[in-house]
RNA sequence: AGAGUUUGAUCAUGGCUCAGAUUGAACGCUGGCGGAAUGCUUUACACAUGCAAGUCGAACGGCAGCACGGGAGCUUGCUCCUGGUGGCGAGUGGCGAACGGGUGAGUAAUGCGUCGGAACGUGCCGAGUAAUGGGGGAUAACGCGGCGAAAGUCGCGCUAAUACCGCAUACGCCCUGAGGGGGAAAGCGGGGGAUCGCAAGACCUCGCGUUAUUCGAGCGGCCGACGUCUGAUUAGCUAGUUGGUGGGGUAAAGGCCCACCAAGGCGACGAUCAGUAGCGGGUCUGAGAGGAUGAUCAGCCACACUGGGACUGAGACACGGCCCAGACUCCUACGGGAGGCAGCAGUGGGGAAUAUUGGACAAUGGGCGAAAGCCUGAUCCAGCAAUGCCGCGUGAGUGAUGAAGGCCUUAGGGUUGUAAAGCUCUUUUACCCGGGAUGAUAAUGACAGUACCGGGAGAAUAAGCUCCGGCUAACUCCGUGCCAGCAGCCGCGGUAAUACGGAGGGAGCUAGCGUUGUUCGGAAUUACUUGGCGUAAAGCGCGCGUAGGCGGUUACUCAAGUCAGAGGUGAAAGCCCGGGGCUCAACCCCGGAACUGCCUUUGAAACUAGGUGACUAGAAUCUUGGAGAGGUCAGUGGAAUUCCGAGUGUAGAGGUGAAAUUCGUAGAUAUUCGGAAGAACACCAGUGGCGAAGGCGACUGACUGGACAAGUAUUGACGCUGAGGUGCGAAAGCGUGGGGAGCAAACAGGAUUAGAUACCCUGGUAGUCCACGCCGUAAACGAUGAAUGCUAGACGUUGGGGAGCUUAGCUCUUCAGUGUCGCAGCUAACGCAUUAAGCAUUCCGCCUGGGGAGUACGGUCGCAAGAUUAAAACUCAAAGGAAUUGACGGGGGCCCGCACAAGCGGUGGAGCAUGUGGUUUAAUUCGAAGCAACGCGCAGAACCUUACCAACCCUUGACAUGGGACGUAUGGGCUUCAGAGAUGGAGUUCUUCAGUUCGGCUGGCGUCCACACAGGUGCUGCAUGGCUGUCGUCAGCUCGUGUCGUGAGAUGUUGGGUUAAGUCCCGCAACGAGCGCAACCCUCAUCUUCAGUUGCCAUCAUUUAGUUGGGCACUCUGAAGAAACUGCCGGUGACAAGCCGGAGGAAGGCGGGGAUGACGUCAAGUCCUCAUGGCCCUUACGGGUUGGGCUACACACGUGCUACAAUGGUGGUGACAAUGGGGAGCGAGGUCGCGAGGCCAAGCCAAUCUCAAAAAGCCAUCUCAGUUCGGAUUGCACUCUGCAACUCGAGUGCAUGAAGUUGGAAUCGCUAGUAAUCGCGCAUCAGCAUGGCGCGGUGAAUACGUUCCCGGGCCUUGUACACACCGCCCGUCACACCAUGGGAAUUGGCUUUACCCGAAGCAGGUGCGCUAACCGCAAGGAGGCAGCCUACCACGGUAAGGUCAGUGACUGGGGUGAAGUCGUAACAAGGUAACCGUA
Repeated sequence: AGAGUUUGAUCAUGGCUCAGAUUGAACGCUGGCGGAAUGCUUUACACAUGCAAGUCGAACGGCAGCACGGGAGCUUGCUCCUGGUGGCGAGUGGCGAACGGGUGAGUAAUGCGUCGGAACGUGCCGAGUAAUGGGGGAUAACGCGGCGAAAGUCGCGCUAAUACCGCAUACGCCCUGAGGGGGAAAGCGGGGGAUCGCAAGACCUCGCGUUAUUCGAGCGGCCGACGUCUGAUUAGCUAGUUGGUGGGGUAAAGGCCCACCAAGGCGACGAUCAGUAGCGGGUCUGAGAGGAUGAUCAGCCACACUGGGACUGAGACACGGCCCAGACUCCUACGGGAGGCAGCAGUGGGGAAUAUUGGACAAUGGGCGAAAGCCUGAUCCAGCAAUGCCGCGUGAGUGAUGAAGGCCUUAGGGUUGUAAAGCUCUUUUACCCGGGAUGAUAAUGACAGUACCGGGAGAAUAAGCUCCGGCUAACUCCGUGCCAGCAGCCGCGGUAAUACGGAGGGAGCUAGCGUUGUUCGGAAUUACUUGGCGUAAAGCGCGCGUAGGCGGUUACUCAAGUCAGAGGUGAAAGCCCGGGGCUCAACCCCGGAACUGCCUUUGAAACUAGGUGACUAGAAUCUUGGAGAGGUCAGUGGAAUUCCGAGUGUAGAGGUGAAAUUCGUAGAUAUUCGGAAGAACACCAGUGGCGAAGGCGACUGACUGGACAAGUAUUGACGCUGAGGUGCGAAAGCGUGGGGAGCAAACAGGAUUAGAUACCCUGGUAGUCCACGCCGUAAACGAUGAAUGCUAGACGUUGGGGAGCUUAGCUCUUCAGUGUCGCAGCUAACGCAUUAAGCAUUCCGCCUGGGGAGUACGGUCGCAAGAUUAAAACUCAAAGGAAUUGACGGGGGCCCGCACAAGCGGUGGAGCAUGUGGUUUAAUUCGAAGCAACGCGCAGAACCUUACCAACCCUUGACAUGGGACGUAUGGGCUUCAGAGAUGGAGUUCUUCAGUUCGGCUGGCGUCCACACAGGUGCUGCAUGGCUGUCGUCAGCUCGUGUCGUGAGAUGUUGGGUUAAGUCCCGCAACGAGCGCAACCCUCAUCUUCAGUUGCCAUCAUUUAGUUGGGCACUCUGAAGAAACUGCCGGUGACAAGCCGGAGGAAGGCGGGGAUGACGUCAAGUCCUCAUGGCCCUUACGGGUUGGGCUACACACGUGCUACAAUGGUGGUGACAAUGGGGAGCGAGGUCGCGAGGCCAAGCCAAUCUCAAAAAGCCAUCUCAGUUCGGAUUGCACUCUGCAACUCGAGUGCAUGAAGUUGGAAUCGCUAGUAAUCGCGCAUCAGCAUGGCGCGGUGAAUACGUUCCCGGGCCUUGUACACACCGCCCGUCACACCAUGGGAAUUGGCUUUACCCGAAGCAGGUGCGCUAACCGCAAGGAGGCAGCCUACCACGGUAAGGUCAGUGACUGGGGUGAAGUCGUAACAAGGUAACCGUA
């Protein structure tokens, strides 16, 4: 510090996810030791048991129990007596119990934090002053008696005090009318010379205590300022409420309380209400600012079963006190009682989850006490838990044959791996033995025989967890086969998974490792530091304006903000720095710094604020002037439309892609004249004008708003923005009343269509218009808030002013508008660019992933429609922007092609052939599937082929290599038996393998055995190689360098011409290059040269015959050359490339034909040509044989052949080719047969012989018919091939003589030696050709042209497509699941108002009942108590609301789901451009 994920790729926006740190954690696997920490986050749920607050005999009366002493009795070890001593249960009294310990329910302020303040209290403690005199009456304990189950309680009687009460005194204290008045105490212990006293003691002294008062310290109570969570879908709250006066009350100020008076107080700087929450020091994270948090430690607060209350006290409204009410639990004799672990342990429950019913007061501290001491679950320790942090260990060295085993393998090897074993060492930890602290500098040690130290034995006691597709370090094999499973995100898995499971190997961390949860970070993803708003989310539709925020120049002043100095505070701990102590560290100790804050005070005066004065540059006013669809009202006008009347006139009109509905012979349409009505204002008209926006368009008038220019004068900051508020606000819509020509939702009809609730047509009502009133929204858009200043220009245009001039005007200039282009700059890019989206300032509004949703609920507004404000659950990993390259478009432009058109001939109809589908079958083997499968693989299925089926056989195999044993040293022929044959058996006969270094050296052959293996036309062409098809012989496809762009990419390759061509030329930020094109190759066409046999024959002889002699001129054959290049001329073009025409030439603009197929596309085809990975079969999915099948046949399609006839058939005649083939061959010739063919047979290994006859042609005849056309089908008889023609060959002869008379929709080929037509040859092949591949003969027609169909190329445009239009994608319906709204009602919580009841308690009143201390001689009084009454008040009750939550029949929409249904809305002009508002 970043990374992954939207795309084919890119940039930016934006969300989701990851890597880090953290934790009071939990879970899974694993687990050696030690240190120092931490440990109910959930039910403030309920609690058994024990302990957690006592102490003082030096306050007191006493003495139950214990010990000692003394005494008595006797059974000499027991009983009794004795407060005498130590002491002490219970009691009176004092102090403590308000601390310490726990918890976080409540509390949003009666709290906390920081800083201040005044009207207070204070036990114990410190300092000071003054006292401590003299009396009195009771009462517990105790004794006696009573009640009760118990808890407990009542009566009578006795007694003490530092308990209680008067009296005296009063330095100081309190009150006061300033004279005066009032108010206190307690003693106890130690020691002691004289004196007194029987003694106790008095007395003296010391100590402790007590009383009054003052001061202090510490602690506590109260008040103020500032800070302190979320919600406005909580906007108004408040009656003791706010203040005053006077009282009361308190320790103390105060409506704290009361009476009276006033009507205030709080609130948009968020009152009230609702929700949540103890607060801070700190902790975690972060670079910081921040964010989150508030366990342990320490500070404050609150609480103690729930609610209320007071008492005591210095202090409480009291955790281990009291009273009452309530819930719960326990005891009970049923009458009544008892209790409160949120103290320490512990139990149940809840929960994912959190420990021992331990030891000790040794230390630190607390209470009481004079002290010894006692108490102390505070505390110190130990126990449990890897809960986290820190440290240590599980050994070290050496050791290669790189052992064995495992795993992989290309079979060689690699790896585990110096790892192990082996050898040599060490002993930390653990174990055993011994010594033994500090903590306590006198005594006292729970911890603990602990820490630590010494010795001993022995590698001995000690390693796991997660991961290995990318992010992210780490890879292979096997299994599985969209299954099982994984997954943090992207995503893996459908037969070769580095992603699932196992294994081997590897990576990481390590006594831990991983998962889950939490928080911060990354996230600049709420942006103070530090973001945005034209198109990504985001500028209110537009004004006016309140609060608020901000604000021109200048002088003086003030000192609130600001800055500086000083002082106080900011607890300790923690963090940080420096030291120190535990062997280190964690941990602990000391010191420093820091605590960014708050307060006080002294200064400064630039800036901001405040005050005073001045100014004119902002703003406003005034004068003059012109421009304008600015607004409102009233009036006027013409054109057009429709309707009405009349005339002319006749059969149609209208409408459409084409029609029809409709109108018209009752006279339409058309045309002429007249009239009526309503609405809108052609031309002018213009990125022209005006207005804040919406918006405004004939003309005239009235009223009226704003802006602009020029100019002097005036005011003197009066300004800008603007939350709320208020006004305006298109269309549609609503209300009332008018109006209604045209247009036109709804509606009706006609068309279109599969349907057509649409698009088109004919009609047509609301509405559109007017007046008044609502609505308040629009893609209300410049998708761009308002204001101000600054920052190059150029060219238009509107309104005004100035200057100049050559004045119908032109030029220059200046304000204010309105446009286009463009620099800097900005921007993700597109683009913006003085009218900013630039540079700055001020103010307002708004945004924070997509969907759910601008929806629900609630509120406000509205007559309604609805508007406005505005969520959540749930769901997805994207949604979206700009630009790029493609592809596509029922987008555009240019161009090409037998693409269309123009022609010629076909197919589709018939019969047959052939291939395919389908069907059938035991099998009809398999593949090929639009073009680019279908006379295709097959250049030839009777057996074979053959892969299929049935049956019968074989199992190391029909074939290859290797081992062992035996045998033979070989290879055939023939006969015969069984059998369908394979095969098996028998017999006979001929011959006696090869190499050789000549050595019985090597090989071979047959049989048997066991195993490695053979074999597979079995699967996967979507695992592959190779080969092939196709776009397409289309003109394209790319690269290097440079340049442009953030980038994908672009440029080049686009443009202007031209070409068959990215062919060439010109231009150009490109310059070059490669694969393609063309050329080089073959062939045909002309000529030359060389060569002449088997070819040829002009000349000379010769012959039946180029037969022979001769010749090589010609033809021809074979080789080598020449020739064609827009080279020449003219025109055109840009002086180019080229094009057009001409000459010459055998051939002219690529001369004709072939071979040649760029980058790539189609997961195109082929595992059945071959090769090959993986999988599968192995007495079978291998091998052999016989027979059958591939040839089936209702039917459908493709490709062909033959025809339908006279351009023909038949008969006759007989001329002219070329390519080719031939030895298991071609076969002349002769002969036989009607013929296919048979027999005999020459020649030829072929320019020699042969196939071989070329056919169309020509002549004659037939005369338009199912024929002398056509030949299918069938019968009979034959021929040939072959082992064999039944299934299932070809051919011949005779006979038979089907359909068919030119073929619907549709569709194919062809542009010249082509189509058409005619025959010939060859491959395969025993035989079989209408197919395939070639050859020559005869030999046309047409092309105006590129609108249209199809395909292709280039440029451009749109795109929501990129698997690329066979794309994408929307909504209803049906089914399943999920969350949610409404909902009659119902349940519960909180709360408000009114009323009723009114426990305990305090206060007030009363107090005739009761009453020790004081007064009084007494009677009695003062005072007190019980009781009763009243006010207040907890709980409870009644009634009416408010609010929140749960459930809910039914119902609404939403989301998500596999390949459901219906349509086709959107994306291209998406086939009616799309979208917004409204009905």